[in-house]
Predicted 3D model of a 366-nucleotide RNA (Bacterial RNase P class A) from Cloacimonadaceae bacterium (SeqCode). The RNAcentral record of the sequence draws on ENA. Model confidence (mean pLDDT): 75 of 100. The gene name in the source record is rnpB. Its Rfam family is "Bacterial RNase P class A". From the family's description: Ribonuclease P (RNase P) is a ubiquitous endoribonuclease, found in archaea, bacteria and eukarya as well as chloroplasts and mitochondria. It is annotated as a ribozyme.

RNA sequence: AGGGAAGAUUAGAUGUCCGCUGCUGUAAAAAGCAGAGGAAAGUCCGGACACCGCAGAGCAGGAUAGUUCCUAACGGGAACCUGUCGCAAGGCAGAGCCAGCUCCACAGAAACAGACUACCUCAGUUCCUUCGGGACUGGGGAAAAGGUGAAAUGGUGGUGUAAGAGACCACCGGCAGUUUUGGUGACAGAACUGGCCGGGAAAGCCUUAUCCGGUGCAAUGCCAAAUAGGAAAGCUCAGCGCUGCUCGCGCGAGUAUGCUUUCGGGUAGGCAGCUUUAGCCGUGAUGCGAAUCACGGCACAGAGGAAUGGACAUUAACCUGCUUUCUAAGCAGGUCACAGAAUCCGGCUUAUUAUCUUCCCCAGGC
Numbered sequence: 001a002g003g004g005a006a007g008a009u010u011a012g013a014u015g016u017c018c019g020c021u022g023c024u025g026u027a028a029a030a031a032g033c034a035g036a037g038g039a040a041a042g043u044c045c046g047g048a049c050a051c052c053g054c055a056g057a058g059c060a061g062g063a064u065a066g067u068u069c070c071u072a073a074c075g076g077g078a079a080c081c082u083g084u085c086g087c088a089a090g091g092c093a094g095a096g097c098c099a100g101c102u103c104c105a106c107a108g109a110a111a112c113a114g115a116c117u118a119c120c121u122c123a124g125u126u127c128c129u130u131c132g133g134g135a136c137u138g139g140g141g142a143a144a145a146g147g148u149g150a151a152a153u154g155g156u157g158g159u160g161u162a163a164g165a166g167a168c169c170a171c172c173g174g175c176a177g178u179u180u181u182g183g184u185g186a187c188a189g190a191a192c193u194g195g196c197c198g199g200g201a202a203a204g205c206c207u208u209a210u211c212c213g214g215u216g217c218a219a220u221g222c223c224a225a226a227u228a229g230g231a232a233a234g235c236u237c238a239g240c241g242c243u244g245c246u247c248g249c250g251c252g253a254g255u256a257u258g259c260u261u262u263c264g265g266g267u268a269g270g271c272a273g274c275u276u277u278a279g280c281c282g283u284g285a286u287g288c289g290a291a292u293c294a295c296g297g298c299a300c301a302g303a304g305g306a307a308u309g310g311a312c313a314u315u316a317a318c319c320u321g322c323u324u325u326c327u328a329a330g331c332a333g334g335u336c337a338c339a340g341a342a343u344c345c346g347g348c349u350u351a352u353u354a355u356c357u358u359c360c361c362c363a364g365g366c
Base pairs, nucleotide, nucleotide: 002361003360004359005358006357007356008355009354012315013314014313015312016311017310018309020035021034022033023032024031037338041349042348044347045346046345047344048343049216050215051214052213061212062211063210064209065208066080067079068078069077070076081094082093083092084091085090095207096206100205101204102201103200104199116146117145119141120140121139122138123137124136125135126134127133128132154172155171156170157169158168159167173197174196175194176193177192178191179190180189181188182187220272221271222270223269230263231262232261233260234259235258237254239251240250241249242248279298280297281296282295283294284293285292286291317335318334319333320332321331322330323329324328
């Protein structure tokens, strides 16, 4: 120099002008202070909180799946274990096909229990060069050889047999069991025993273990207008009585008309929930680590049809070009991404800018 692996940080700063939201302030102003993110995103997991439901147990359904730990909890994280990929730094995966069922394309005789060729043997027929051998047909034995396939019953040698075969034996490989050593554990090592010796799929059905009630801040609570219904009270009116008429007085909701007052429910609207918490920063301690504990300091958006914006100037960083006195400086130009809080937290995933650190492989030079 090249090719890789893992991780961390950052997401510009300042000033002026014009605006927006909230708070303080004021009689009203002026003025002052504060005002998006690492992912605010996807809404994929887990919780807090609120309301509803709920004796207990079981079934169904869903999720998860090595071990130990962290955590409020998790399907998240840390460390480790085993397998696997990579020369390596490192990456990826993780219960059970000795409960049962099912599936394994194409090829191949056969993918589950299997005989196509070749091998051995028996019976029949037939032929020849007739104590023997060949051909054809049928039955049986045999998983050793060939061939097919991703996969065909562990390998080498021997014994054995009509031919063969872990059928048996020796060694090697694998698996299982027992004992023992180390480890909290997953697991690892050692010794002994057993011929125990065909594979894959559980993101096939399924089995085992653990966990899971539902709906989400448009939750929920409080205040509460106009209009139209509802309830009650009063008045008026119709009607009745004193009384034949007028007035007056009394009774008077009566399937009629109307007025007033009060109450109640819901709506518009307003307030709370709402941002001080599994909070942030620093130091120390414990721990390999995730993390926890102690002490000190800080207050960091809170809108609600929804603010957080725009312009200009200077400057930081990076890139390109030019110049010079060339490990550097100056000048000019350019770039500055993804994206936008909505009850709040912990994660995961995805999008994206710039930089840095550590490590691995390889080549050359000194």